[in-house]
Context: one part of a larger RNA
RNA sequence: CUGGGCGUAAAGGGUGCGUAGGUGGUUUCGUAUGUCGGACGUGAAAUCCCGGGGCUCAACCCCGGACGUGCGUCCGAAACUGCGAGGCUAGAGUGCAUGAGGGGAGAGCGGAAUUCUUGGUGUAGCGGUGAAAUGCGUUGAUAUCAAGAAGAACACCGGUGGCGAAGGCGGCUCUCUGGAAUGCGACUGACACUGAGGCACGAAAGCGUGGGGAGCAAACAGGAUUAGAUACCCUGGUAGUCCACGCCGUAAACGUUGUGUACUUGGCGUGGGGGGAAUUAACCCCCCCCGUGCCGGAGCUAACGCGUUAAGUACACCGCCUGGGGGGUACGGCCGCAAGGUUAAAACUC
Numbered sequence: 001c002u003g004g005g006c007g008u009a010a011a012g013g014g015u016g017c018g019u020a021g022g023u024g025g026u027u028u029c030g031u032a033u034g035u036c037g038g039a040c041g042u043g044a045a046a047u048c049c050c051g052g053g054g055c056u057c058a059a060c061c062c063c064g065g066a067c068g069u070g071c072g073u074c075c076g077a078a079a080c081u082g083c084g085a086g087g088c089u090a091g092a093g094u095g096c097a098u099g100a101g102g103g104g105a106g107a108g109c110g111g112a113a114u115u116c117u118u119g120g121u122g123u124a125g126c127g128g129u130g131a132a133a134u135g136c137g138u139u140g141a142u143a144u145c146a147a148g149a150a151g152a153a154c155a156c157c158g159g160u161g162g163c164g165a166a167g168g169c170g171g172c173u174c175u176c177u178g179g180a181a182u183g184c185g186a187c188u189g190a191c192a193c194u195g196a197g198g199c200a201c202g203a204a205a206g207c208g209u210g211g212g213g214a215g216c217a218a219a220c221a222g223g224a225u226u227a228g229a230u231a232c233c234c235u236g237g238u239a240g241u242c243c244a245c246g247c248c249g250u251a252a253a254c255g256u257u258g259u260g261u262a263c264u265u266g267g268c269g270u271g272g273g274g275g276g277a278a279u280u281a282a283c284c285c286c287c288c289c290c291g292u293g294c295c296g297g298a299g300c301u302a303a304c305g306c307g308u309u310a311a312g313u314a315c316a317c318c319g320c321c322u323g324g325g326g327g328g329u330a331c332g333g334c335c336g337c338a339a340g341g342u343u344a345a346a347a348c349u350c
Base pairs, nucleotide, nucleotide: 003322004321005320006319007304008303012318014201015200016199017198021194022193023192025088026087027086028085029084030083031082034080035077036076037075038074039073040072041071042070049065050064051063052062053061054060091191092188093187094186095184096183097182098181103177104176105175106174107173108172109171110154114150115149116148117147118146119145120144121143125136126135162169163168206247207246208245209244210243211242215241216240220236221235222234223233258317259316260315261314262313263312266295267294268293269292270291271290272289273288274287275286276285299306300305323350324349325348332343333342334341335340
């Protein structure tokens, strides 16, 4: 430089915002960067090719011709690309109106359950298992009633239901706040798409400081099981789980499917909004937009399967793959308090 690829074979970055860059709607005029045509110059000789000739032939050598992607100058073309100027509204954005939502942050409140404490009743067991034992209990447990304390999580509703870029989000109320959708078509007039670096967010575990600690529970201890049992089961139990602030930056971060746009037969559900018709009303029927599921046609696929939410048909841009092991390791760099993360080989071997 180039080919083929990335749902499951190696391969989509965890997610977003966005810089450079790449790409870019419609129309008019201009320009002439790319692009196209012509002329001239240059493109050394030798070599290669064609014609002819010389060594007996050939190799070899000689003469002539042709070729020579390219470059430069001049003239010309203006469809496409670029650039300059002007216009447009179908992309994008703004405005107004409306309804939906576990979207985010903070504050407050609630009931059920659990554990503990105190008191009442009450007596010999409770608990646990496959069976047991450790454990708890006459200093009165378990059970039951009343009162109190604490922390954590929010049954039913709850739904291939909703919201969010992803991670994720679920009791109720208030305050602050983000996004999307629909309708109108009033405004701007290409302001767009993607996005190397960069920045931000990012489950759980883990780390730092200070709180908190009911339940659960790595580690740990004991009891069992077993040939053993550093396990599975049981009784306990500390970090942690919770809160505030600050780190970490990883995951089967998965739809194992990057983002955007356009196009391409259908059927059945469901969430949100709008319109029509109709009704006492919920509903039902038809249509449009947005979202979310199932099944399937063409097409695609190695098959499985995907199938208007594409893995179909195309375009734009980014990321990534290139046999297995060694190894996501070593070394170096960067980041981190550490744990470690990230970037990322080679020898050797099959």
Notes
A computed fold for a 350-nucleotide part of an RNA from an uncultured bacterium, annotated as small-subunit ribosomal RNA, central domain. The prediction has a mean pLDDT of 89.